[in-house]
Context: one part of a larger RNA
RNA sequence: GAUUGAACGCUGGCGGCAUGCUUAACACAUGCAAGUCGAACGGUAACAGGCCUAGCUUGCUAGGCGCUGACGAGUGGCGGACGGGUGAGUAACGCGUGGGAAUCUGCCUUCUAGUGGGGGAUAGCCCGGAGAAAUCCGGAUUAAUACCGCAUACGCCCUACGGGGGAAAGCCGGGGAUCUUCGGACCUGGCGCUAGUAGAUGAGCCCGCGUGAGAUUAGCUUGUUGGUGGGGUAAAGGCCUACCAAGGCAACGAUCUCUAGCUGGUCUGAGAGGACGAUCAGCCACACUGGGACUGAGACACGGCCCAGACUCCUACGGGAGGCAGCAGUGGGGAAUAUUGGACAAUGGGCGAAAGCCUGAUCCAGCAAUGCCGCGUGUGUGGAGAAGGCCUGAGGGUUGUAAAGCACUUUCAAUCGUGAAGAAAAGUUACAGGCUAAUACCCUGUAACCUUGACGUUAACGAUACAAGAAGCACCGGCUAACUCCGUGCCAGCAGCCGCGGUAAUACGGAGGGUGCAAGCGUUAAUC
Numbered sequence: 001g002a003u004u005g006a007a008c009g010c011u012g013g014c015g016g017c018a019u020g021c022u023u024a025a026c027a028c029a030u031g032c033a034a035g036u037c038g039a040a041c042g043g044u045a046a047c048a049g050g051c052c053u054a055g056c057u058u059g060c061u062a063g064g065c066g067c068u069g070a071c072g073a074g075u076g077g078c079g080g081a082c083g084g085g086u087g088a089g090u091a092a093c094g095c096g097u098g099g100g101a102a103u104c105u106g107c108c109u110u111c112u113a114g115u116g117g118g119g120g121a122u123a124g125c126c127c128g129g130a131g132a133a134a135u136c137c138g139g140a141u142u143a144a145u146a147c148c149g150c151a152u153a154c155g156c157c158c159u160a161c162g163g164g165g166g167a168a169a170g171c172c173g174g175g176g177a178u179c180u181u182c183g184g185a186c187c188u189g190g191c192g193c194u195a196g197u198a199g200a201u202g203a204g205c206c207c208g209c210g211u212g213a214g215a216u217u218a219g220c221u222u223g224u225u226g227g228u229g230g231g232g233u234a235a236a237g238g239c240c241u242a243c244c245a246a247g248g249c250a251a252c253g254a255u256c257u258c259u260a261g262c263u264g265g266u267c268u269g270a271g272a273g274g275a276c277g278a279u280c281a282g283c284c285a286c287a288c289u290g291g292g293a294c295u296g297a298g299a300c301a302c303g304g305c306c307c308a309g310a311c312u313c314c315u316a317c318g319g320g321a322g323g324c325a326g327c328a329g330u331g332g333g334g335a336a337u338a339u340u341g342g343a344c345a346a347u348g349g350g351c352g353a354a355a356g357c358c359u360g361a362u363c364c365a366g367c368a369a370u371g372c373c374g375c376g377u378g379u380g381u382g383g384a385g386a387a388g389g390c391c392u393g394a395g396g397g398u399u400g401u402a403a404a405g406c407a408c409u410u411u412c413a414a415u416c417g418u419g420a421a422g423a424a425a426a427g428u429u430a431c432a433g434g435c436u437a438a439u440a441c442c443c444u445g446u447a448a449c450c451u452u453g454a455c456g457u458u459a460a461c462g463a464u465a466c467a468a469g470a471a472g473c474a475c476c477g478g479c480u481a482a483c484u485c486c487g488u489g490c491c492a493g494c495a496g497c498c499g500c501g502g503u504a505a506u507a508c509g510g511a512g513g514g515u516g517c518a519a520g521c522g523u524u525a526a527u528c
Stems, first nucleotide, its partner, number of pairs: 001528004006524005013375006019368002021333001026331003030328003035078003040075002043071002047069003050065007085286003094211007103203002108199002111196005116150001118148002126139005156165003170191006178185002212258003219249003224246008261283004265276004288309005311322004339365001341364003347361001348359004378408004388399004412469001414464005422455001427449008472517005477498003483512005493500002
């Protein structure tokens, strides 16, 4: 000099864009952060409508009917493996980079083939019971895209090449004939389902090289190193197991100890390098501590389960409940770090055919000069120079065109008004094309109409009025830009280094003046 996720002191007008627990991976009150689908299912607790019955006060009350819109609880499906947080652990194939072969991959895309016919249960509801509660037990009954056989098998899997094995589910629209038990069959469109194929995406695994410190750590290792058989996995492999062999690593630093998430990058520097790894992005690891598996395409799963432990809470003492390193917020720690805010309008995600619902992701707003950038706090004129202050050699000098005065302007802030863009979709109607037996339905395209904004009293623009509301901080001995007076008297004090102060201190304290930066200025800490 540059820099910072900074803090402290003094001061503080506005805006834009960023950033904001670096410490206790300390403990957490409260609310919210993952739901959705009735176009899979049996149904109907609540709400609204309709119908029926009764009472009457003639428009209300009560009861009934799932009939309709819808929908609590439940079965079922998909999603809760994403998104969000943190950096404790990890010196490691963890990360970075470049390769590799022995793998899996829900949803999505392509292609091939199919979607036939049966069965038995079980939630819920009802009845009964246990318990303080959490919850649990028994009985009866019921549905499905839940579950299980049978049939079929182009691909597929196994094979000793003879053969063997294995699947599915329906739902919602529309409809001219024909049949009909009036439910439908049947045809057609869409969404699904099953078995495969190829892809895309995502993931698992292996290897070369690189990626801290210490030798005041020199030897380390028994599933250890390799082989064979077996097991296991989606998959190679001591991954596991039995047997056999005795290997494997290490001064090119094994082992041990300490420290640490890694990277793109950030800061500095002419560069080489050095230091760091906040925000943003990629990867990894973790989710009270330790262990374990279940489900699933995917987890050994932050807001799932089980066990153990510590802690907190409830209890009828028998037993139960919990996990903010999600967003806010609280206590604590600390020099120190924000609101228990708004909205799903946009972007994205989950579910759904869709409308839509959910979304503390996200977009916004709030707080903080924490940083960067921009703007303002007026402009012009104004004396041989007011007053006051300070100095003085007492003449004067300086503050100083500075003020006042005169003329002007109104950025920003204030008040009033106008007012973009972020909005494209979705929906309705019409037309055209495709599908089709069909002018239904559905899909695609075009046009018209109708709306959807948290921010928001938005940005921007216009008007009104007044110089009106807006400057401080540090320094002035040398380094280092900037000097005098008074007070003090080795005292009080200053100080980054040299050093000042013991009676004229440009170095302490005050004042006048000056210098430097400026909504900041200094100090401290840290890095180059």